Model confidence (mean pLDDT): 86 of 100.
Predicted 3D model of a 1563-nucleotide RNA (small-subunit ribosomal RNA) from candidate division NC10 bacterium CSP1-5.
Lineage of the source: Bacteria > Bacteria candidate phyla > Methylomirabilota (SeqCode).
[in-house]
RNA sequence: UUUUUGGAGAGUUUGAUCCUGGCUCAGAGCGAACGCUGGCGGCGUGCCUAACACAUGCAAGUCGAGCGAGAAAGGGGUGGCAACACCCUGAGUAAAGCGGCGAACGGGUGAGUAACGCGUGGGUAAUCUACCCUUUAGUCUGGGAUAACCUCUCGAAAGGGGGGCUAAUACCGGAUGAUGUCCUCAUGGGGCAUCCCAAGGGGAGCAAAGGGGGCGCCCGCAAGGAGCUCUCGCUAGAGGAGGAACCUGCGUCCGAUUAGCUAGUUGGUGGGGUAACGGCCCACCAAGGCGACGAUCGGUAGCCGGCCUGAGAGGGUGACCGGCCACACUGGGACUGAGACACGGCCCAGACUCCUACGGGAGGCAGCAGUGGGGAAUCUUGCGCAAUGGGCGAAAGCCUGACGCAGCGACGCCGUGUGGGGGACGAAGGCCUUCGGGUUGUAAACCCCUGUCGGGUGGGACGAAUCCCCCGAGGACGAAUACUCCUCGGGGUUGACGGUACCGCCGGAGGAAGCCCCGGCUAACUACGUGCCAGCAGCCGCGGUAAUACGUAGGGGGCGAGCGUUGCUCGGAUUUACUGGGCGUAAAGAGCGCGUAGGCGGCCAGGGAAGUCUGGUGUGAAAUCCCUCGGCUCAACCGAGGACCCGCAUUGGAGACUCCCUGGCUUGAGUCCAGGAGGGGAGGGUGGAAUUCCCGGUGUAGCGGUGAAAUGCGUAGAGAUCGGGAGGAACACCGGUGGCGAAGGCGGCCCUCUGGAAUGGUACUGACGCUGAGGCGCGAAAGCUGGGGGAGCAAACGGGAUUAGAUACCCCGGUAGUCCCAGCCGUAAACGAUGGGCGCUAGGUGUGGGAGGUAUUGAUCCCUUCCGUGCCGCAGCUAACGCAUUAAGCGCCCCGCCUGGGGAGUACGACCGCAAGGUUGAAACUCAAAGGAAUUGACGGGGGCCCGCACAAGCGGUGGAGCAUGUGGUUUAAUUCGACGCAACGCGAAGAACCUUACCAGGGUUUGACAUGCCGGUAGUACCGACCUGAAAGGGAAGGGAUCCCGCAAGGGAAGCCGGCACAGGUGGUGCAUGGCUGUCGUCAGCUCGUGUCGUGAGAUGUUGGGUUAAGUCCCGCAACGAGCGCAACCCUCACCCUCUGUUGCCAGCGGGUUAUGCCGGGCACUCUGAGGGAACUGCCCCGGUCAACGGGGAGGAAGGCGGGGACGACGUCAAGUCAUCAUGCCCCUUACGCCCUGGGCUACACACGUGCUACAAUGGCCGGUACAAAGGGCUGCAAACCCGCGAGGGGGAGCUAAUCCCAUAAAGCCGGUCUAAGUUCGGAUUGCAGGCUGCAACUCGCCUGCAUGAAGGAGGAAUCGCUAGUAAUCGCGCAUCAGCACGGCGCGGUGAAUACGUUCCCGGGCCUUGUACACACCGCCCGUCACACCACGAAAGCCGGCUGUACUCAAAGUCGCUGGGCUAACCCGCAAGGGAGGUAAGCGCCAAAGGUAUGGUCGGUGAUUGGGGUGAAGUCGUAACAAGGUAGCCGUAUCGGAAGGUGCGGCUGGAUCACCUCCUUU
Repeated sequence: UUUUUGGAGAGUUUGAUCCUGGCUCAGAGCGAACGCUGGCGGCGUGCCUAACACAUGCAAGUCGAGCGAGAAAGGGGUGGCAACACCCUGAGUAAAGCGGCGAACGGGUGAGUAACGCGUGGGUAAUCUACCCUUUAGUCUGGGAUAACCUCUCGAAAGGGGGGCUAAUACCGGAUGAUGUCCUCAUGGGGCAUCCCAAGGGGAGCAAAGGGGGCGCCCGCAAGGAGCUCUCGCUAGAGGAGGAACCUGCGUCCGAUUAGCUAGUUGGUGGGGUAACGGCCCACCAAGGCGACGAUCGGUAGCCGGCCUGAGAGGGUGACCGGCCACACUGGGACUGAGACACGGCCCAGACUCCUACGGGAGGCAGCAGUGGGGAAUCUUGCGCAAUGGGCGAAAGCCUGACGCAGCGACGCCGUGUGGGGGACGAAGGCCUUCGGGUUGUAAACCCCUGUCGGGUGGGACGAAUCCCCCGAGGACGAAUACUCCUCGGGGUUGACGGUACCGCCGGAGGAAGCCCCGGCUAACUACGUGCCAGCAGCCGCGGUAAUACGUAGGGGGCGAGCGUUGCUCGGAUUUACUGGGCGUAAAGAGCGCGUAGGCGGCCAGGGAAGUCUGGUGUGAAAUCCCUCGGCUCAACCGAGGACCCGCAUUGGAGACUCCCUGGCUUGAGUCCAGGAGGGGAGGGUGGAAUUCCCGGUGUAGCGGUGAAAUGCGUAGAGAUCGGGAGGAACACCGGUGGCGAAGGCGGCCCUCUGGAAUGGUACUGACGCUGAGGCGCGAAAGCUGGGGGAGCAAACGGGAUUAGAUACCCCGGUAGUCCCAGCCGUAAACGAUGGGCGCUAGGUGUGGGAGGUAUUGAUCCCUUCCGUGCCGCAGCUAACGCAUUAAGCGCCCCGCCUGGGGAGUACGACCGCAAGGUUGAAACUCAAAGGAAUUGACGGGGGCCCGCACAAGCGGUGGAGCAUGUGGUUUAAUUCGACGCAACGCGAAGAACCUUACCAGGGUUUGACAUGCCGGUAGUACCGACCUGAAAGGGAAGGGAUCCCGCAAGGGAAGCCGGCACAGGUGGUGCAUGGCUGUCGUCAGCUCGUGUCGUGAGAUGUUGGGUUAAGUCCCGCAACGAGCGCAACCCUCACCCUCUGUUGCCAGCGGGUUAUGCCGGGCACUCUGAGGGAACUGCCCCGGUCAACGGGGAGGAAGGCGGGGACGACGUCAAGUCAUCAUGCCCCUUACGCCCUGGGCUACACACGUGCUACAAUGGCCGGUACAAAGGGCUGCAAACCCGCGAGGGGGAGCUAAUCCCAUAAAGCCGGUCUAAGUUCGGAUUGCAGGCUGCAACUCGCCUGCAUGAAGGAGGAAUCGCUAGUAAUCGCGCAUCAGCACGGCGCGGUGAAUACGUUCCCGGGCCUUGUACACACCGCCCGUCACACCACGAAAGCCGGCUGUACUCAAAGUCGCUGGGCUAACCCGCAAGGGAGGUAAGCGCCAAAGGUAUGGUCGGUGAUUGGGGUGAAGUCGUAACAAGGUAGCCGUAUCGGAAGGUGCGGCUGGAUCACCUCCUUU
């Protein structure tokens, strides 16, 4: 530059992420079907199932110009009265026959077939070919029959049989006859073997048919004929075209759980047969042929052009149209013929159907229609030969369900309509609504138009060219102006479709829209109904009371005479990967080696040219696809031209690479030599330590074992200890990410035999190499067989413990086994979860073996190098983790293996094994995942660090008693409701006798107890209301009796009230629809963000680390730098000081007064009040620490390291609590689920629990005396003095709106006394009586007082709570609520401790780290048996069936062969009779379908019962696995056990944790 026009993804595993991986969707397509719907037209298309069975009609005939014969009805005529007869016509016609051609085409179907069947390219030197074309020659002469017909006869019929006549283009003899055939002689040329071709000499054998027209001087009475000519035929050849046959290279589905198959099998010789080659067939001979490049067997299937899909490569498919094949009821067979083994022919057998007189017959729609049947499903018993094509014919023409048309079906494609324009700040209706409105929606109405389609009416084609006939012209043949033929011009004739297409006119918007969808994927949202129901669903998933997911509606989206659904194919799916994938951990490297086939292969040169590249030629049918142009108004559809057909064959060329041949080379590989290393292997021998046992000595009561124990051993002397002995097994230390080996594996020492590797040398061979399907060998442990051996250990087993159980873990015993020999087995986490080989690609550092260099006397050290074995690390790779010269990097070669999880390494089959079992290895069914790596959390009976009244140390309690109070439970008409581990339970309740009150019973009430609006009414109205009734509420009711505003005094309006309508009302439901508020983790120190950086990403970093702190507090370090919410501080209070303030507070000093008191004057100094300020900051010193933060100590100070206390509660968690504080969505009730009232209940009581009070006493009770607070409260209130009462209390009322007065005596304490260990002078429950107070009212059901009574209780089991200092404990005081009621709650002060070694343990929490199969997050997850239900599958005595093998038997039709005594026109002999030749009936034989018998194989169905498997909201038993899962787990094997599972032996790390060792990194 040119060409090429072509490739989209999404959902779903997780808390999130990346990857792997499957499932699913969006697309296109269909001979479709189904559902809903349906105006018109064009073009296509329509039994995919039963190759199931078929009624009826039609689908193959034609030729009289091959031949003989030849009607009838009807019409006309003659005769006759008529019946009837005859003649003409019908007509040389119909029907039938002989003969010819056709019937082998056309049409149908896809059963069979895995094959030379098909496709493609070749071959026939191994072939045939009717009709047609070209061409050569000929067409002479005889003969005998036979159908039809006539007649006789058999039969129900279908059909025959005998006799008689006759023709031919039927049949037969003879002649002639070639370049053809055969034999033979010889020549030339060619070829792939057999051979072929050309020209030539001689010989042999073989043909025929006539018909029609014209002329016709010759013949004939005529008809006609000879002859001539034209034409159609006929015969023998040669050639062509088209057709057919055979052979062949290549291609053509699945299964190896089909591995061996084969007797005409493979070949040869000879023969038969065929058009022809051939084992096609036969005889004989030989023993071959095919197969892992997949034979044989089984399954499936017509093949192709094409069609669908796809970017392509590819995948799927083989309807319609076209080519080939096969088939024609099933099986077999031949005949005829050019052609058949013959769809509408024949014969036989079989099944089936029909007819029958029972003796026999007939039939074959997979032709067109049509019927039944099957099925989800597929059409008219139509018209026509007008066109195209076919058969016959000289032709006219006849035949043609081929074909052309029409019909039916939205089955498909295409076109078109159902109207167009205008029309509202937008009708009505519907739906929604925040009630404002929105939407349906210019949509409709309405106005103005138009006239497609359908309807009506009128006109009206193309397709028609012919053939043929007539006229004319020209030409050919010919003797011919006959005839015949050819060409041209003119005229005539022919249309099923069809009065169709098309055109005009008429009328009027008039007749013409549905279907699916609207959670995401995926375009389109609301309402109502429903309430895990009904239902939806392609995947994910929706539905359990606000469902855009179900149903309906409104609205919307999509497509539109269709729209959806189902089924199927390709696509997406690079998810079988050629294009274009993988195997360390996701599925996947064979346990390891040796090696066969195969695949692949170093350097140089020459030759060849198979692969490869390139040019030409042939072929690659048409149609289709594509491009251009054209025809139907367009399109679909159709026509023409072009392009394409990526292939095959052939031919010419190129020679780089591969390949083949030849020659050479040394670097790959190997050989040789040298000195070294080694648990390499096999066999033999030998040593010491230890265990056990035996004998003996010493010696005495225990030993042993465990978490603790027990079983066990021991006074018959154990254990301990010493000596001696026996026997078996294993080899401490060395010992090491050290060595060797292919792997498994190999460890004392010595000897013998033996394999391999490394290094160095560089002599030799000369590519001898790599890999390796099958194959062969080796192969831990366990296990098996036989024989030995047996010390220790130890499955099973026994016992003891543990435990809910304990078929386990622990303990005591203990047998197989472990050991040896021989033989099996052949598997392991046989692992580096990493196949082998070669090459290439930074380094660093250990270690084993060897060699070299330098220095050195040397050991040794340093450097270099090769091989092995580790670690770290760059590039690169990887999903990540990680790998990284020992690759998981970059490349090449070869092998093995994978393709979602479960079912299952199972079943069946096969092979191997003594067995156990191994190897190979599915399916049904089921799931929407199963997985890998990494991330953040959470969790761990993981680790580290650190906090907290968490433990410990201490003090006091609870749990026991009585009572109070709350709760559960129970009860009840009701015991209203809520709160439920911590974080419900003296909680909502800071006050249930009525009220409260929400509950129950009863009585009432209905616009309501309360709000707003509207309508109507209202002067004796609102309001007050004696009285009656009633439990009250309520109902009734005499009587009294108004107000405001405007206003011209009538009136109107307002309020109130009454009636009505809207509505009120609900402590009815949902705290899982919500707001708000609250609890809790937790006053814990955390939770985040921006930017940057790292990572594919989730995410990480920051926030980790070293210190430090109460603290993510601060410091230092650091790919981070900053910031926010928390922490701290700022706020309140207490502690000290100062200033100010001085009344109601205070009183030091001064004065006055009192028995006494700040009582008074006075004063504000002090206390105090309450406002402000100061003070504390590790500021100072010392020490430690990193020169830091900070820590320890000290000084000063009222206070010291956040001084005490409070308020303050991060991001969030618990669907935590509250719909009954309030608010609120939705739902529900409406003479009640609202409202009012009386009474009852919330106070019940066999019990259980929580929280408290009071106690059990002497640190005490009681009595008397006596001292000191703080903080509060007080006007429907607190109440003093004084009086009364034992007291509660009553009377009383000063004072006080309160630093003034009152409540108000504080109590423990202190002093004195008494009690004396007792159920008491403790304790006060319970009960009785008598009182007080509040209140309408204390019965249910208040509090208090006095007297009497005097219960349990003698310090509280398991368990459990609070508290670290002015704290616990103890003591009283006040307040809120409140008429009254406090052991509760909230505050106040008084007295005032003990203890903390410490962080192992319990609980909670923070940070870091680790493991994880958890993420609803350990209250997690999860395994197996058992039980129940359903589903598919395996086994199973058998039973049934399909296909098929083998052997035998029987054997139809038929070809062939033999015989052929019966029969026999043509030819021969013969006068004839007769004979001959030939033929044939019949018989026999070979082959052989179906059938039969026997016995196998294989597949399928079924099967009592049985086995496991899968699935299934809430079953049983246990707890195996995941955190060290509480005994680390897992693999192989053996054994045992309800079950998961346990144990033994060997192995693995895919094991946590701690310690040690080694290596590495940094310094």
Its Rfam family is "Bacterial small subunit ribosomal RNA".